[in-house]
RNA sequence: UCGCGUGCACUGGGGGCGGUGAAAUUCCGCACCGGCGGUGACUGGAUCAGUCCAGAAGUCCGCGACCCGGCCGCAGCCAGCGGCCGGUUGACCAAGUGAGAAUCUUGGACCGACGGUAAGAGUCCGGAUGGAAAGCGCACGCAG
Numbered sequence: 001u002c003g004c005g006u007g008c009a010c011u012g013g014g015g016g017c018g019g020u021g022a023a024a025u026u027c028c029g030c031a032c033c034g035g036c037g038g039u040g041a042c043u044g045g046a047u048c049a050g051u052c053c054a055g056a057a058g059u060c061c062g063c064g065a066c067c068c069g070g071c072c073g074c075a076g077c078c079a080g081c082g083g084c085c086g087g088u089u090g091a092c093c094a095a096g097u098g099a100g101a102a103u104c105u106u107g108g109a110c111c112g113a114c115g116g117u118a119a120g121a122g123u124c125c126g127g128a129u130g131g132a133a134a135g136c137g138c139a140c141g142c143a144g
Base pairs, nucleotide, nucleotide: 003142004141005140006139007138008137010135016030017029018028019027031123032122033112034111035063036062037061038060042055043054044053045052046051058110059109067087068086069085070084071083072082073081074080092108093107094106095105096104114126115125116124
């Protein structure tokens, strides 16, 4: 330094104004927000240079959360909680530049769990002062 394993810690943003109405932060008009890893023709920094470092996509490739199902455990049963396994899981075009555009520039679009609600919710309330995976950091161990 790389690989594997174990433990611990961490881990999501956003409704402001107006309209209609008996009632809407839920509808309508104008707003606002964008998890994690990868890629990346962009940006910044270091270097004489080769090159290195950092950042950079909601809609490109993946992952997680949410949601659904099965089995098992706690329980006499249900409910509930927990564990394991499996499933589902949104959305982009055009023009420009260029050797090359899924990522750059410009323009116009589009998407967003479940339950609740005086009326339909990405933004309000709730499960949740929760859970802890993808991932990231630290420590330790093993092997080379």
Predicted 3D model of a 144-nucleotide RNA (FMN riboswitch aptamer (RFN element)) from Nocardioides phosphati. Its Rfam family is "FMN riboswitch aptamer (RFN element)". Rfam 15.1 lists 6,230 matches to the family in 5,120 species. From the family's description: The RFN element is a highly conserved domain that is found frequently in the 5'-untranslated regions of prokaryotic mRNAs that encode for flavin mononucleotide (FMN) biosynthesis and transport proteins. It was read from a public genome assembly, where an Rfam model found it.